[in-house]
The part of an RNA shown here (small-subunit ribosomal RNA, 5' domain) has 485 nucleotides and comes from an uncultured Candidatus Saccharibacteria bacterium. Its Rfam family is "Bacterial small subunit ribosomal RNA". RNAcentral holds the full RNA, with entries from SILVA.
Context: one part of a larger RNA
Formats: sequence, structure tokens, C1' cells
RNA sequence: GGAUGAACGCUGGCGGCGUGGAUAAGGCAUGCAAGUCGAACGAACCCUGUGUUUACAUAGGGUUAGUGGCAAACGGGGUAGUAACAGGUAGGAACAUACCCAUGAGUCAGGAAUAACUGCAGGAAACUGUAGCUAAUACCUGAUGGUCCCUUCGGGGUAAAGAUUUAUCGCUCAUGGAAUGGCCUGCUUCAUAUCAGCUAGUUGGUAGUGUAAUGGACUACCAAGGCUAUGACGUGUAGGGGAGGUGAGAGCCUGACCCCCACCAUUGGAACUGCGACACGGUCCAAACUCCUACGGGAGGCUGCAGUCGAGAAUCUUCCGCAAUGCACGAAAGUGUGACGGAGCGACGCCGCGUGAUGGAUGAAGUCUUUCGGGAUGUAAACAUCUUUUAUACGUGAAGAAGUAUAUUGACAUUAGCGUAAGAAUAAGAGGUUCCUAAACUCGUGCCAGCAGGAGCGGUAAUACGAGUACCUCGAGCGUUAUCC
Repeated sequence: GGAUGAACGCUGGCGGCGUGGAUAAGGCAUGCAAGUCGAACGAACCCUGUGUUUACAUAGGGUUAGUGGCAAACGGGGUAGUAACAGGUAGGAACAUACCCAUGAGUCAGGAAUAACUGCAGGAAACUGUAGCUAAUACCUGAUGGUCCCUUCGGGGUAAAGAUUUAUCGCUCAUGGAAUGGCCUGCUUCAUAUCAGCUAGUUGGUAGUGUAAUGGACUACCAAGGCUAUGACGUGUAGGGGAGGUGAGAGCCUGACCCCCACCAUUGGAACUGCGACACGGUCCAAACUCCUACGGGAGGCUGCAGUCGAGAAUCUUCCGCAAUGCACGAAAGUGUGACGGAGCGACGCCGCGUGAUGGAUGAAGUCUUUCGGGAUGUAAACAUCUUUUAUACGUGAAGAAGUAUAUUGACAUUAGCGUAAGAAUAAGAGGUUCCUAAACUCGUGCCAGCAGGAGCGGUAAUACGAGUACCUCGAGCGUUAUCC
């Protein structure tokens, strides 16, 4: 000198774009953050119409809990753990894939339940039991089948679901694609020897089990191997990369925001469902903590968005909207979405603009200084003329909005922009002035009070302390502290 997710002190006009819990992965009140489909299904209720009214039947529409399907494994958050095939890069072979695309073939026959609902019962609650009733694209059985699987080549095994109304959406099997994921390997990736030896599923083989798949991944048997001063093993620290900072570069430092990957979800463990999880807003068990309780028993998990307490030098609104982009579901209309789009707060950063311009000497007054003549502040002010950025008021007013077309649809938004109006009106400070280092005089103090980055200053004439005046630097900022180059 540059830089920062900064903090502190003094000061503070506006706008745009960014950015903001780095500490306690400490505890959390409250609300919201994952639903959707009636064109899969039965039912309840409501509305409208028809059958002459009631009753009842029937057609259409709507709402709701439930069964069922898809989604919930994404999106969002955090960096605790991890020194590792976790990351980066380059390869590999023994694999899987819901939704999507292409091609081919098929979609036959039957059955038994169950929730909802009703009755009864238990419980403070959470919820539960029992007896009946009913449907399906829920469940089960059989048939057939192929470019599917197994095979001793004889054969054996394995599928489906309908809906709505007339053309679609589905369902099953097979092959291929797209993209995604699982697995393996070479190289690479912090410090420490005041850690020198480590290892029995350990290293390899055979046979099996298991998996979508390879493999001591696991089991039995056999062999006795495997790693290590090119640092094994241990310990400490740490998410990795794209990148960011600095530097002429080599390098050194960092890993906020944004993107990719990994891992985590109160702590520890486990599986279930599913194409996919060993699952943040699922289940079970254990533990700690918190809450409810009729004391018998139950409920919970903000490292989602806001917000709260705590600790801290320190980090924001319990805001608006699904209008756009995207995602889930749906045939669609659409619904949901604290993703996202926006607004709010903070000079936290970067950038831009402003706080007026021109004229104005009798160099006014005041203040400071003086050798008492004067000098400085200083064209500065006053005064005159002008302008109106910005702020204010009123008016006008977008793009972002597309869809097959017309129509409709904007949170932001009392927006941006544009026009008009009056009036210099609404707006300057901070640090410094001995030398390094740009800028000095007077008074006060008297090794005191104090200053200070270094050298150093202060003990009666202090340009170094305190004040005033003047000046210097930067400027809505200026200084200080911390850290990196």
C1' cells in the first nucleotide's frame, strides 16, 4: 500500500447493486415451511332440476374425512464429524434406475377381505379394543405369453387395471435411449518421531452366504501372510474443490456470499416402506432435556423462514405475493410452495450524486496575532444576479405478461421514469500539523498533568502535553483495533 461476512469511537443527506449469527451443532414460546388427485374408490352432507306434493327415486354440481395413487430421498439449512477413494483429476467392470423418449407385444377368467360407516366398550388424554356392513387402479388365485429367467436341453418358472365417454389417459412385459446413481483403481490432498513398530478377518486361497452388483462385505476350512523411516500405527487440527485476497511473478494466506461434491439433522442404535432413505418437518428402541396428566400414562425435537432467551466485540422483519422463474400433484382448470420474486432494517461494502453557481474590497465586523506600523481568517461573509440536481408537493405513469387466439392475470407499486410548482431553500465532518510524514503560531502547564506506531516529548520561554487561532489530508465519511499478503 492492498484486503475483510469485521468490531469500536466521532460524525452522518440521497440513490443503485451487493451483503449481514463467524461465538453456544446451546435451549426454544408462536405462526407458517409438502402436498395434490373426485378423470382410481365407497360413503356422509349441502345446492339445483325432474318424476303432481310429502315420502321415495333419479340426473347434475359442490364440500369433507377415509381407502388408493404419485410426491414427500427434491427443494431449503448447517459444517458437528471426517486426514478418508471424503474431495480433485484420469481411468475401469461386475451393476440399478420411478418419472421421460423410441420400438414391439399384451391388457383374459375368477375370489376373499378391509378402512370409512354403525353398535358396544375402555381411557383424563394420547388413543384403543370388539361385533357387524361396503368399494376400488388396494389385496389374492388361475390362464396365456415373449427378443424374459433357470435348465441335466427333456423341460420348468414368471405379467397386467381400469377410468371417462369415443377418443384419450392409464396398466403389464421386453429391447434400446437419455440422464442419474452405486462400486473399483492410479495420482494428488495439514502438522507431529517428545508417536517406531502396527495388524487374527488381520493378508491370501477354496467353497458358500449376501447384494442391484464386485469384494473378508460376511461364514466355514486351508495357508501365514499384510503394512512400515518414501513415516506405518498413534496424537492434534480440519469438510474438499471451483474460487477469493495479495504479489511483477514464483509463492504465501483464506475456503463468507454464489456453484459442484461429501457429511449431518437433540445424542446413540436399528430397520421398515419405496426406483431411490437406513429418511431434517417418517417409524421403533435407548439416553438426556422440556412440556401435559385425573399419577394409571402420554407429547416434543427451528443446523427451514421469521422470531425469543443465552453467551458474545458483533450480525436484520414474528413483512408482502405466488404476478414471474422453478418444483410436486392433476387430463385440465387449478392447488400447494418462508424455494423463489420482492419490500423492511444496518454507511457493513462497492459505485454514483449532492450539500449551490457567478459577480462581489471600503479587503466590513468579530476572532487570532503583532516588532503596535501592521498581518491572517478572506471573495470568505454581507449584498446583487442566477440555477433547482437532491429533498418536498401535485399530476402522469411503464417494461417485467407469456400462453393456439381473444379475454383475463403485477406482490413489488402512493415503484422507476416523465411533467409542473415554490424556494438556496432540506444536507459536513473526522483525523492530523517534532522527524519518519503533507501541514505552525500564541497561551496554559512545569518529569506534573499527559502524549506515543518508531525515534522520542514534558524538570519555567514545550512548533511533541491541554486550549485557541491558522493550516494539511481525506470526505458521508474519517480514525482506531484485529487478521492476511
Model confidence (mean pLDDT): 84 of 100.